Overview: Predicted 3D model of a 73-nucleotide RNA (transfer RNA) from a Myxococcales bacterium. It matches the Rfam family "tRNA". NCBI's taxonomy places the organism under Bacteria, Pseudomonadati, Myxococcota, Myxococcia, Myxococcales.
[in-house]
């Protein structure tokens, strides 16, 4: 310096333009239930990297930047 891929609750992962409230697992926090603790039932919070831009609408499509990672030189 050129391409290619990625970024979503604490972590994992869905989710290919509107309709449902962004969904599930683990994890968490809360009650039960246990003498305590785990574990089991109930429940409850918690994410779309920034910017612009196409549309009536954007997490989704483009574009730029920034971060990872990857091929090349």
């Nucleotide at each position: 310096g050129u391409c290619c891929c990625g970024u979503u609750c604490g972590u994992c992962u869905a989710g290919u333009g509107g309709u449902u409230c962004a969904a599930g697992a683990c994890g968490u926090c809360u009650g039960a239930u246990u003498c305590u603790c785990a574990g089991u039932c109930a429940g409850g919070g918690a994410a779309c990297g920034g910017g612009g831009g196409u549309u009536c609408g954007a997490c989704u499509c483009c574009c730029c930047c920034a971060c990872g990672g990857g091929a090349u030189g």